Predicted 3D model of an 89-nucleotide RNA (Glycine riboswitch aptamer) from Meridianimarinicoccus zhengii.
The source organism's lineage runs through Bacteria, Pseudomonadati, Pseudomonadota, Alphaproteobacteria and Meridianimarinicoccus.
Its Rfam family is "Glycine riboswitch aptamer". Gene Ontology term of the family: glycine biosynthetic process.
């Protein structure tokens, strides 16, 4: 130079579930109930690996700890594209 994954910005997409019920407060919003989502985080394990014990491992799968349930923010993730170190030609 070129390809390639990785991390980090930016820009552009971007799901679910209550604009409930009660007290409060001019509002923003608080406290309390009940119901309900999964895509921030967090937590489990199957094949598999080493292997006596036993121990290491995933996810968009369970859970629903935490987080959300008008919009608005936030979002795993996914495209563009910079940059930063690697890895190979």
């Nucleotide at each position: 130079g070129g390809u390639c994954a990785u991390g980090c910005g930016a820009c552009g997409g971007g799901a679910g579930a209550a604009u409930c019920c009660g007290g409060g407060g001019u509002a923003a919003c608080c406290c309390g109930g009940u119901g309900c989502c999964g895509a921030a985080g967090g937590a489990g394990c199957a094949a598999c690996c080493g292997c006596c014990c036993c121990g290491g491992u995933a996810a968009a799968c369970u859970c629903u700890c935490a987080g959300g349930c008008c919009a608005a923010a936030g979002g795993a993730c996914c495209g563009u594209u910079g940059c930063a170190g690697g890895a190979c030609c």